[in-house]
A computed fold for a 170-nucleotide RNA from Flavonifractor sp. An100, annotated as Lysine riboswitch aptamer. The RNAcentral record of the sequence draws on Rfam. Lineage of the source: Bacteria > Clostridia > Eubacteriales > Oscillospiraceae > Flavonifractor. Its Rfam family is "Lysine riboswitch aptamer". Rfam's curators write: Riboswitches are metabolite binding domains within certain messenger RNAs that serve as precision sensors for their corresponding targets. Its mean pLDDT, the model's own confidence on a scale to 100, is 82.
RNA sequence: AUAUUGGAUAGAGGCGCGGUGUACAUGCGUACCGAUGGACAAGGCCAGGCAGCCGUCCGUCGGGAGAGGGUCUACCGCCGAAGGUUCCCCGGCCUGCCUGGGUCUGGGUUCCUGGGUCGUAGGAGAAUAUCCUGCGGACUGUCACAACUUUGUGGAGCGCUAUCCUGAAC
Numbered sequence: 001a002u003a004u005u006g007g008a009u010a011g012a013g014g015c016g017c018g019g020u021g022u023a024c025a026u027g028c029g030u031a032c033c034g035a036u037g038g039a040c041a042a043g044g045c046c047a048g049g050c051a052g053c054c055g056u057c058c059g060u061c062g063g064g065a066g067a068g069g070g071u072c073u074a075c076c077g078c079c080g081a082a083g084g085u086u087c088c089c090c091g092g093c094c095u096g097c098c099u100g101g102g103u104c105u106g107g108g109u110u111c112c113u114g115g116g117u118c119g120u121a122g123g124a125g126a127a128u129a130u131c132c133u134g135c136g137g138a139c140u141g142u143c144a145c146a147a148c149u150u151u152g153u154g155g156a157g158c159g160c161u162a163u164c165c166u167g168a169a170c
Stems, first nucleotide, its partner, number of pairs: 006165006014079001016078006023071002032063009043054003046100006082113003087108003091104004114140002117137008142155005
């Protein structure tokens, strides 16, 4: 000095990822409230028990939302960006308590996915929007191997590239 190993910093993929705010459309003339007419009842409030409260449904008329999700745009943080899955914990909601179930943030944990896109199946959803997952297609970035001037095969982001540090044998 360099190899291997390990560490630090900075980067790349592109309709790239996520968050927040304004505006807009949808939700929807829906939920719900009032008036009125009719039908029904041991019925309803996630399941069971104990309580408590309330009638339930349909038609007509008059009023009449919001949340989640979406679009444009601005700003912010970024390139395991981020998304999903297993299990656990705190908290909220479904009338109060107990047991259970469902659902929604947040935190931890296990494993999976390089990326966007199109198609298809399922799930969520008011929805044909959108999101999530599985499978498949082409495309794209990256590394390895093989060919040779441009292709093929395969792998995965705990990757790859650059720089610096660490650092043998000789």